[in-house]
Model confidence (mean pLDDT): 87 of 100. This is a predicted structure of a 349-nucleotide part of an RNA (small-subunit ribosomal RNA, central domain) from a metagenome. The full RNA is in RNAcentral, with records from SILVA.
Context: one part of a larger RNA
RNA sequence: UUGGGCGUAAAGAGCUCGUAGGUGGCUUGUCACGUCGGGUGUGAAAGCUUGGGGCUUAACUCCAGGUCUGCAUUCGAUACGGGCUGGCUAGAGGUAGGUAGGGGAGAACGGAAUUCCUGGUGUAGCGGUGAAAUGCGCAGAUAUCAGGAGGAACACCGGUGGCGAAGGCGGUUCUCUGGGCCUUACCUGACGCUGAGGAGCGAAAGCGUGGGGAGCAAACAGGAUUAGAUACCCUGGUAGUCCACGCCGUAAACGAUGAUAACUAGCUGUCGGGACACUUGGUGUUUCGGUGGCGCAGCUAACGCAUUAAGUUAUCCGCCUGGGGAGUACGGUCGCAAGAUUAAAACUC
Numbered sequence: 001u002u003g004g005g006c007g008u009a010a011a012g013a014g015c016u017c018g019u020a021g022g023u024g025g026c027u028u029g030u031c032a033c034g035u036c037g038g039g040u041g042u043g044a045a046a047g048c049u050u051g052g053g054g055c056u057u058a059a060c061u062c063c064a065g066g067u068c069u070g071c072a073u074u075c076g077a078u079a080c081g082g083g084c085u086g087g088c089u090a091g092a093g094g095u096a097g098g099u100a101g102g103g104g105a106g107a108a109c110g111g112a113a114u115u116c117c118u119g120g121u122g123u124a125g126c127g128g129u130g131a132a133a134u135g136c137g138c139a140g141a142u143a144u145c146a147g148g149a150g151g152a153a154c155a156c157c158g159g160u161g162g163c164g165a166a167g168g169c170g171g172u173u174c175u176c177u178g179g180g181c182c183u184u185a186c187c188u189g190a191c192g193c194u195g196a197g198g199a200g201c202g203a204a205a206g207c208g209u210g211g212g213g214a215g216c217a218a219a220c221a222g223g224a225u226u227a228g229a230u231a232c233c234c235u236g237g238u239a240g241u242c243c244a245c246g247c248c249g250u251a252a253a254c255g256a257u258g259a260u261a262a263c264u265a266g267c268u269g270u271c272g273g274g275a276c277a278c279u280u281g282g283u284g285u286u287u288c289g290g291u292g293g294c295g296c297a298g299c300u301a302a303c304g305c306a307u308u309a310a311g312u313u314a315u316c317c318g319c320c321u322g323g324g325g326a327g328u329a330c331g332g333u334c335g336c337a338a339g340a341u342u343a344a345a346a347c348u349c
Stems, first nucleotide, its partner, number of pairs: 004320003007303002012317001014201004021194003025088003029084003033081002035077008047067008091191001092188003096183004103177007110154001115149007125136002162169002206247006215241002220236004258316006266294013298305002322349003331342004
């Protein structure tokens, strides 16, 4: 190298788009590039090998054949792959008609609650804990009523329910906008799949500039606990959490399961469409698309997976190769920084 793997043992890139490349449906004709067959030339000798000969034998050596799996040229074959050419509609896309949705962006509005302020009632406690204390309160707190301010989040509905490529998305209304699913079978006619590089998106935390700041709360302060307590508990509390714009580019970014296509028993729930039937506020049967539970064959080291595969196949990409050193050093690239990414070796077991 061939071979082997990637749910949990090492291993699927966080996700998508897409360049090169790889790969690709049914069919007509043609070319003969790959492919296959024959001929010719060449493929030095030695070597190797088959048969035979010579040294008494062997090693050794001589003769003849084969090998030298190749290259060039020529004649042919045309199934498969390929080029060119014409056609097709089952893949893909479009048109038309419906349809569900927390998909995205912006603006406006709403009620409950917390906090604060003002005023009324009212009086000695409140708060907090395992128990306390720090803290707040006679300068009138807590409680309660009325009014006001401001910020953030949207109870119930709410659901192994929905949508999105992933991250993620939940009060209401309006505007703009992406994608899906079903039906029809009208149009295009393989336009497909994957995708090294590349580009875009990407939770939280963090960073920059400017706002905002109710609650919560790293850091910090105090009170407890304790042998100690740089903690767990309590009272406070600043960044931050929120908004706009710009960075960062990472997560147990998980289904720890790459994308696409086909095939391979069923049963049952649920969501969105269609068709049919009927006793029609619906029910039943069936079909397409999602999302769950169970389960056969098969697979698996086992656990388990099982038409949403981890089964049976095909194409393409990514990744793995003992533990530690180490996702580190050095160098490169990116970043304001934090750091990210790419990524070793000595040594050691």